[in-house]
Context: one part of a larger RNA
RNA sequence: UACUGGUUAAGGAACUCUGCAAAAUGGCCCCGUAAGUUCGCGAUAAGGGGUGCCUCUGGCGGUGCAAGCUGCUGGAGGCCACAGUAAAUCGAUUCCUCCAACUGUUUAUCAAAAACACAGGUCUCUGCUAACUCGCAAGAGGAUGUAUAGAGACUGACGCCUGCCCGGUGUCGGUAGGUUAAGGGAGCAGGUUAGCCGUAAGGCGAAGCUCGCGACCGAAGCCCCGAUAAACGGCGGCCGUAACUAUGACGGUCCUAAGGUAGCGAAGUUCCUUGUCGGGUAAGUUCCGACGUGCAUGAAAGGCGUAAUGAGAGGAAGACUGUCUCAACCAGUAACCCG
Numbered sequence: 001u002a003c004u005g006g007u008u009a010a011g012g013a014a015c016u017c018u019g020c021a022a023a024a025u026g027g028c029c030c031c032g033u034a035a036g037u038u039c040g041c042g043a044u045a046a047g048g049g050g051u052g053c054c055u056c057u058g059g060c061g062g063u064g065c066a067a068g069c070u071g072c073u074g075g076a077g078g079c080c081a082c083a084g085u086a087a088a089u090c091g092a093u094u095c096c097u098c099c100a101a102c103u104g105u106u107u108a109u110c111a112a113a114a115a116c117a118c119a120g121g122u123c124u125c126u127g128c129u130a131a132c133u134c135g136c137a138a139g140a141g142g143a144u145g146u147a148u149a150g151a152g153a154c155u156g157a158c159g160c161c162u163g164c165c166c167g168g169u170g171u172c173g174g175u176a177g178g179u180u181a182a183g184g185g186a187g188c189a190g191g192u193u194a195g196c197c198g199u200a201a202g203g204c205g206a207a208g209c210u211c212g213c214g215a216c217c218g219a220a221g222c223c224c225c226g227a228u229a230a231a232c233g234g235c236g237g238c239c240g241u242a243a244c245u246a247u248g249a250c251g252g253u254c255c256u257a258a259g260g261u262a263g264c265g266a267a268g269u270u271c272c273u274u275g276u277c278g279g280g281u282a283a284g285u286u287c288c289g290a291c292g293u294g295c296a297u298g299a300a301a302g303g304c305g306u307a308a309u310g311a312g313a314g315g316a317a318g319a320c321u322g323u324c325u326c327a328a329c330c331a332g333u334a335a336c337c338c339g
Base pairs, nucleotide, nucleotide: 001334002333003332004331005330006329007328008327010325011324014323019320027051028050029049030048031047036041038157052079053078054077055076056075057074058073059072060071061070062069063068080084093317094316095315096314097313098312099310100309104116105115120155121154122153123152124151125150126149132141133140134139158305159304160303161302163235164234165233168232169231170228171227172226173225174224177223178222179221183217184216187213188212190210191209192208195204196203197202236254237253238252239251240250263297264294275291276290277289278288279287
């Protein structure tokens, strides 16, 4: 000097990102226990008191023939100590808010959470050789199941709810018309040549074969018509207006498929921003309650509440303390010195 422990005057979070760490609380018995609440909880809430040993004495047992031994539980009196769960074992507590209902699961080896799961909700597919999945196939799972079943997707207890838009994309349904592949193919045209013409050069040229074009016929799909948002998704602007001012119930106009409803809101979402007001503090970029000007909230990528739960996140309080003012001493270990 470091580490591991122990003690500390006065103060008591002034430390610090943060009460991190430590201290404090603690067992059992008795009393007592709030808001809230899904009536189960909350709850060991909180907050108090007692606890050792000795003597006397009451009640109720077990066992035993009895004497006795022994268990539980009261009453009265007394003794000692600073201290009686005397060591060890052995909850710290309360209030406000956010998130997730809950118990559970997870990044073996920096993340345990608000992430995943979950019971519950909804939609879609599937009639059985089911849909779906694996496999080239045989075959297998689904399932020795059968729509109160199985598969896929989203949401995530419970309570109150879940608005408007089908123009785009998707899905489902429809089929008159348009478009239209392979294929078929009327017809047209080229090549070749038996033959014919020609003295020759050459010309014409049927059938067959062949090459090309091709009217027309031709399914699904697409176009088209409709349905569907707990399908993917989307949910406006400008101007004017009321007996002070301000505001704008009201009106005008442009655009749209429709212009954000109920709720919530500077939010885990708010840039400006330490918004403004109120509360708490002597003093509060955090916190709580409001406001609404929502850069860029919003309803199963669910909205808003919510008791209980949480090694979750933020804030506050009393208690307690070497966290600190500000450091000191003690014990042990390491380091260091000698052998």

Predicted 3D model of a 339-nucleotide part of an RNA (large-subunit ribosomal RNA, domain IV) from a metagenome.
The coordinates come from a structure-prediction model, not an experiment, and the mean pLDDT is 88.
RNAcentral holds the full RNA, with entries from SILVA.